This is a predicted structure of a 484-nucleotide part of an RNA (small-subunit ribosomal RNA, 3' major domain) from Chlorosarcinopsis eremi. The organism belongs to Chlorosarcinopsis, within Eukaryota. The gene name in the source record is rrn16S. The prediction has a mean pLDDT of 80.

Context: one part of a larger RNA
RNA sequence: UGACGGGGACCAGCACAAGCGGUGGAUUAUGUGGUUUAAUUCGAUGCAACGCGAAGAACCUUACCAGGGUUUGACAUGUCCAGAAUUCUUCAGAAAUGGAGAGGUGCCAUUCUCAUACAAGAGAAAUGGAACUGGAGCACAGGUGGUGCAUGGCUGUCGUCAGCUCGUGCGUUGACGUGUACGGUUAAGUCCUGCAACGAGCGCAACCCUCGUCUUUAGUUACCUUCAUGGUUCUCUAAAGAGACUGCGCGCGCAAGCGCUGAGGAAGGUGAGGAUGACGUCAAGUCAGCAUGCCCCUUAAAUCCUGGGCGACACACGUAAUACAAUGGCUGGGACAAUCAGAAGCUAACUCGCGAGAGCACGCAAAUCUGCUAAACUCAGCCUCAGUUCGGAUUGUAGGCUGCAACUCGCCUACAUGAAGCCGGAAUCGCUAGUAAUCGCCAGUCAGCCAUAUGGCGGUGAAUACGUUCCCUGGUCUUGUACA
Numbered sequence: 001u002g003a004c005g006g007g008g009a010c011c012a013g014c015a016c017a018a019g020c021g022g023u024g025g026a027u028u029a030u031g032u033g034g035u036u037u038a039a040u041u042c043g044a045u046g047c048a049a050c051g052c053g054a055a056g057a058a059c060c061u062u063a064c065c066a067g068g069g070u071u072u073g074a075c076a077u078g079u080c081c082a083g084a085a086u087u088c089u090u091c092a093g094a095a096a097u098g099g100a101g102a103g104g105u106g107c108c109a110u111u112c113u114c115a116u117a118c119a120a121g122a123g124a125a126a127u128g129g130a131a132c133u134g135g136a137g138c139a140c141a142g143g144u145g146g147u148g149c150a151u152g153g154c155u156g157u158c159g160u161c162a163g164c165u166c167g168u169g170c171g172u173u174g175a176c177g178u179g180u181a182c183g184g185u186u187a188a189g190u191c192c193u194g195c196a197a198c199g200a201g202c203g204c205a206a207c208c209c210u211c212g213u214c215u216u217u218a219g220u221u222a223c224c225u226u227c228a229u230g231g232u233u234c235u236c237u238a239a240a241g242a243g244a245c246u247g248c249g250c251g252c253g254c255a256a257g258c259g260c261u262g263a264g265g266a267a268g269g270u271g272a273g274g275a276u277g278a279c280g281u282c283a284a285g286u287c288a289g290c291a292u293g294c295c296c297c298u299u300a301a302a303u304c305c306u307g308g309g310c311g312a313c314a315c316a317c318g319u320a321a322u323a324c325a326a327u328g329g330c331u332g333g334g335a336c337a338a339u340c341a342g343a344a345g346c347u348a349a350c351u352c353g354c355g356a357g358a359g360c361a362c363g364c365a366a367a368u369c370u371g372c373u374a375a376a377c378u379c380a381g382c383c384u385c386a387g388u389u390c391g392g393a394u395u396g397u398a399g400g401c402u403g404c405a406a407c408u409c410g411c412c413u414a415c416a417u418g419a420a421g422c423c424g425g426a427a428u429c430g431c432u433a434g435u436a437a438u439c440g441c442c443a444g445u446c447a448g449c450c451a452u453a454u455g456g457c458g459g460u461g462a463a464u465a466c467g468u469u470c471c472c473u474g475g476u477c478u479u480g481u482a483c484a
Stems, first nucleotide, its partner, number of pairs: 001484002003481003007478007015468002019431005026322008034313002042053002064308007073140001077139002079136005087102006107129005112123003142297002145295003151291002153286003156282001158280001163202006169178003183192002208274004213242007222232003245268001248262001250259003311450001324424001328383007340371003345364002350359003390421001395416007437460007
């Protein structure tokens, strides 16, 4: 100087407390451990691994296993030889691949002939070139093989915590200290007073984006009005501005600031949210995203194909979905959104089907058309506390869709079946306001989908916070130390 303390002081935080809703019990989905397996590819492992890499494993993906093949190779560059590329048929085979046959001489440049005023054009042959295919040998390719404890880059975490430093000066034998401590104040090393310090940098804040109010500008595909015209008042769209600064008033205070809040105001003291992550810590994570040193393989640890596996199942854990019901379930009417997506696409209307869906087909590269009926809600009726008209697992049958192909191993529909479960032990998690809770909608990935996931969007919309004794984490100062 740090680190540590079941030392002290002060402070902050959904840390506790006060509340609301969960997890832990059930079933299912998904990830992980373990076990099994020919293989169940690999990585991630307290917080900070476990709906994580994976924004989508039937083949492919795919890295794993079995079997069948190839060896200058699936891919790149260079050299030489041959052939137009390419198309089709057939045989063997699970395919990769191998054999046979048919058709076929293209493109560019130069030269020649015909034609023509020139150009453009037509024809024939030769040479060279480009691309492509096959072959040969060699340089080489290739490796999701190892090392994240050799690395770059990127990321997580402490933590959006308020800290981390430097120059000069001063103090000290020196390490180093001071500055950055004290007193106030703040969300903040934010600011003020003061001080052997005076300044400065990275952080904080602000500058950036979105939302909330108003003004101006602009009106089509939007809006209003007419019922086939006109307009931009409103709504809306999208650009530019205004607006909030403790600016004004009162009280306290030296000041910074704090309080009442007072006024005005759409908004008041950081208005709400986002992006933004200092010096560093964890030899944290990633050689399988990419790049890369070294080591290793080179008829295999490379590469192609078919099939299987990544989907196994005594069990254990995490994260979720659905429930256990009457603040509910079912049936029938009625109402109100916002994101967003669309051409190998979104698909209206109509017809058929109980339905998934099918047929036909309008419009739309979209403020125009389509996805698109939002659901919770509300009105009426039924159920009357039961393992039920709760709950929906599981299983059977019949179908639909995607796709070469749904057996291992897809999704959806109808009918039938109707399991556990009556609110969950010890323990434990999230959340302070348009939040929790609850309700539906959209997108990416994507042929399809195991999405109950992830990321967004809006609808309805609470309770509680006395307070800081205690638990946890962090910050500042101080103290002890046989620790570095």